[in-house]
Context: one part of a larger RNA
Parts: sequence; C1' cells; structure tokens
RNA sequence: UGACGGGGGCCCGCACAAGCGGAGGAACAUGUGGUUUAAUUCGAUGAUACGCGAGGAACCUUACCCGGGAUUAAAUGUUGGGUGCAUGAUGGAGAAAUCCAUCUUUCCUUCGGGACUUCCAACAAGGUGCUGCAUGGUUGUCGUCAGCUCGUGCCGUGAGGUGUCGGGUUAAGUCCCAUAACGAGCGCAACCCUUUCCGUCAGUUGCCAUCGGUUCAUGCCGGGCACUCUGUCGGGACUGCCGCCGUAAGGUGCGAGGAAGGAGGGGAUGACGUCAAAUCAGCACGGCCCUUAUAUCCGGGGCGACACACGUGUUACAAUGGCCGGUACAGGGGGCAGCUACCAAGUGAUUGGAUGCAAAUCUCCAAAGCCGGUCUCAGUUCGGAUCGGAGUCUGCAACCCGACUCCGUGAAGUUGGAUUCGCUAGUAAUCGCGCAUCAGCCAUGGCGCGGUGAAUACGAUCCCGGGCCUUGCACA
Repeated sequence: UGACGGGGGCCCGCACAAGCGGAGGAACAUGUGGUUUAAUUCGAUGAUACGCGAGGAACCUUACCCGGGAUUAAAUGUUGGGUGCAUGAUGGAGAAAUCCAUCUUUCCUUCGGGACUUCCAACAAGGUGCUGCAUGGUUGUCGUCAGCUCGUGCCGUGAGGUGUCGGGUUAAGUCCCAUAACGAGCGCAACCCUUUCCGUCAGUUGCCAUCGGUUCAUGCCGGGCACUCUGUCGGGACUGCCGCCGUAAGGUGCGAGGAAGGAGGGGAUGACGUCAAAUCAGCACGGCCCUUAUAUCCGGGGCGACACACGUGUUACAAUGGCCGGUACAGGGGGCAGCUACCAAGUGAUUGGAUGCAAAUCUCCAAAGCCGGUCUCAGUUCGGAUCGGAGUCUGCAACCCGACUCCGUGAAGUUGGAUUCGCUAGUAAUCGCGCAUCAGCCAUGGCGCGGUGAAUACGAUCCCGGGCCUUGCACA
C1' cells in the first nucleotide's frame, strides 16, 4: 500500500422486511450428470454450466459408429507430356458412391501450331486432430457499482502519501463549503433512439366533418385534407416561478401553471481492472501431430438409449371454474417456390376451384372480456398422460425418429417436506398475437407485441452483495 476480520461508523441495492405469484410433490417437454452402447460426436460445470453454443439432428446437417469405395484428391494455379475429350444416351453390376461396355465426339489455323477440355507426372492440398496455460478477436462476471488514474507542486531516506481526506448534499469522485494543494484525463451526467403533449409542412395506399351520388349494407364513388393517422422540422421541463428550511449546494410543499415535475418512463451506452474465467468447433493464428489417412465420397445406424439423480419449463389438481350458443375490441410484424379473401367438399386436419396483393391498397388476424344456458363439489361434464384404430400434410423417404386431425381409452394429480425463486406500476399476475430459424417439425424454447390489470414497502435488528472512512493484523 492492499487483501482480510463471526472489528467499528455512515450509506445503497427486490438484500431483508411487508405483499402477490411461483419452484421443491404429479404427468409431460427440454438440458445435464450417471449408466448403457458399435457409436450414444464435441464443448459449457458455484455465483458467471445445465430450453447453454443449437435462431429448427428423419437423409443432409454430422464432427460419432459399422460397412463399401477412390488417393493431386472438393477448388484453383504453374511446368512437362499424352489426348479430343467432357457433357449426354443406352445397357450391365451395385445399397449408393462408383465401376465396366457400346454409341456420340471441340474451335481457329499461315498446317508449324495456338485456344479450350480431359488424363498422367511433379509442386503447391486437406484436417471440427492437440494445446484458450503460446495468441488475436469476441463474450460472461463483479457492475451501470462510482470508482480508476495523471501532470506540476508539497511531505517522506524510501515504499509511498497528498490531491481523492473533512462538514453538508446527490442516483453519482453530483455539486457546495473548507483545505498544501492547483489543475487535468478515463468513467458519472449530457449529446443518440423511443414513448407521452403541442405546432409547422405534406395528404396517398390513410381519414370522412361538410356537399353530392350509390347500395340490402359498406369511404363504395365524385369531392375534401377539417379530424384521426403517417412522416419531416421545431417547441416544451429548467427547481424556471411562489411559500418554508439552509451560508451555499440543495431539500421540501394533495403550491401555481402545465400533457408531463424535480433524472417523466424505457433503451442503447459497461472506466482502470478481477476470475491463467469462456471460446483453437464461428473466424483468424504460433507450435506440435496425420498424409492410401486423424484427409475424402457414399449407404445404414447414432446424436432420440434408460434402473436412476439434478436444473429450466408446460399442463393441471377446478366453480374467480369446465362445457355449449351468441357478440365486441389490439399492437407489432410477415407475405411471390409466398400470404390468400370468397365458393364448394369433408365431423376435422385438409382438399378442389377462384380472386386480390411484391402490399398504409390485398391477406395472415385475436384471446381473456360481455350476454344467455348447463354442470353442483365428485377423481367429477376437473385433469389430460398413455395406449388402440382410422386419416391429413410436408418431403426421394416419417420403422428407428415428424407435426396435425377424428373416434375410442381415460393414468398420476385434491395445492406439494426441509428449503428456495421472481417482482415496487401499466410492474407482478393473467390473456392471446407475431417473428427468426424453417420443405416439415418434436417451440411448452428464444425474441418481440399489445389486451385486462393488482397488493405491499412499518422500517434499517438480521441474511446476501456492494461503496466510503476508520481500526486490528501472525497474510501478500
């Protein structure tokens, strides 16, 4: 000087407390450990691994296993030599890759050759093989915590200190006062995006107040740009004003005005560094290793196994509910090998037609809610696992191993031990919708979007993490 303390003081955080809803019990989905296996490819392992890399494992992917092949090879280039091939067609072998046979057989030319293709030889290949403890790049975490430093000066023999401490204040090393310090940098804040209010400009594909037309009805049409909305550029919030407290910074007020009030809400943004943290399998790269194989092509299998253990989720155990009928209202996105109105067939998944739309134009497109009926506390009209049968769709192909539909079947489960997680407001809870990946999909996952919409916070004793000052120290 740090780190540490079951030392002290001050302060903060859904850290506790106060509440609401979960997990831990059940079934299933998914990841992991273990076991098994020819193989169950590899990585990630307290917090910071475990619905993680994977934003799509039937083949492919694919790196693993078994079997069958070819060895300059999948691609590109140089040199030398040979050739007119290659592609294609037919036949045969085969699981395919591939092999064999037959047929077909370039262009220019000064006839020397050249261009192109292919074959052979040589040289350059290839490796998801090892090392993340040789590395770059990227990422997690402490932590969006308020810290981390420098120049000059001053103090100290020196390591170093001071500044950065103290008194207040703040979300903040934020600001004020004081001061052997005076300044500065990286962080904080602001500048950026979005949301909430208003104005300006613009008015189609959006809108419809006024005028007219039309229809069973409808912005459907003429017309208009008022309004809504969409976009552009601006304004607006600054403790600016008032009262009280304070030297100031600032605090406080169900004060004013205002759409918004004291950082208005949300996002992006992550200092010096820590964990030899993660990644050589995204990529790049040093070294080492393989080269008829650790490279490469193909068929099949595996990554999907199952006594068991754990994590993360979904669905429930019901009446604030289940079922049936009627009826209403979003936002943000996607769409041509696509989204499909509408009509018809089918109980249905879906199919056959048909039309609009490369889309503010057409389309995908709500559910909880509301109204009425029924069930009456039961393993049930709860719950839907599992299994049998029949189908639809995608795709060469659904046996291993897809999703969906219909009929039947109807398991566990009656609120879950110790313990443990999330959340402070348009939040939790609850309800549906969309997108990426994608032929299809094991999505209950991930990322977004809106609808309905709470309870509680006395407080700072305790648990966890963190910041500042101080003290002890046998640690560095």